Predicted 3D model of a 200-nucleotide RNA (Group I catalytic intron) from Terasakiella brassicae. The sequence was found by an Rfam model in a public genome assembly. It matches the Rfam family "Group I catalytic intron". Rfam describes the family as follows. Group I catalytic introns are large self-splicing ribozymes. The coordinates come from a structure-prediction model, not an experiment, and the mean pLDDT is 78. Of the family's consensus pairs, 84% are formed in the model.
RNA sequence: UCAGAUUCCUAAAAGAGAAAUUGGGCAUUAAGGUUGGAAACGCCUUAAUGAAUCCGCUCAAACUCAGGGAAGCCUUUAAACUGGUAAUCCUGAGCCAAGCCCGAAAACAUUCGGGAAGGUGCAGAGACUUGACGGGCGGUGCCUACGUCCUUCGGGAUAAGGCAAAGAGAAAGUCCAGACCACAAAGCCGCAAGUUCGCG
Repeated sequence: UCAGAUUCCUAAAAGAGAAAUUGGGCAUUAAGGUUGGAAACGCCUUAAUGAAUCCGCUCAAACUCAGGGAAGCCUUUAAACUGGUAAUCCUGAGCCAAGCCCGAAAACAUUCGGGAAGGUGCAGAGACUUGACGGGCGGUGCCUACGUCCUUCGGGAUAAGGCAAAGAGAAAGUCCAGACCACAAAGCCGCAAGUUCGCG
């Protein structure tokens, strides 16, 4: 010094810069599908695009041990196989704050045991603080209306349901590893890319 800027989010290479680009995800619009739903809507596929995504209160614990999959990029190769990196997609056991469900005890304050959802596991090795894009509760706006009620039979109201994106595989921060530089190393790491690692 870098991890502070590729324009929705995320990870990136090349490049003087600009324009533009690649992988993964999200939303909107369009088209198609769906023995999910009464509908709104949800889910799946493809293409184009990136304008937009509500408010308040509350919780802060567990943070452990393991397993499987990954595009792009780098590497190897004549080409592949391969090796690496990695945005991330998941799983088992254990454990966990508040709220919820079941059971038990009770001095009626509460405590104990179990469970579902969700979380942890899952950061750049990692430690800590705070919250939110997370959990819980409540509200608001818009949409639907099987059912219920009303009706001048046109319809209206409403229980209920749906929509209000994704990012937390560390977000905002404080640290600290690390990169970089000097020296040293892996019983003789590796072809390389790269990995691990001591000290300043």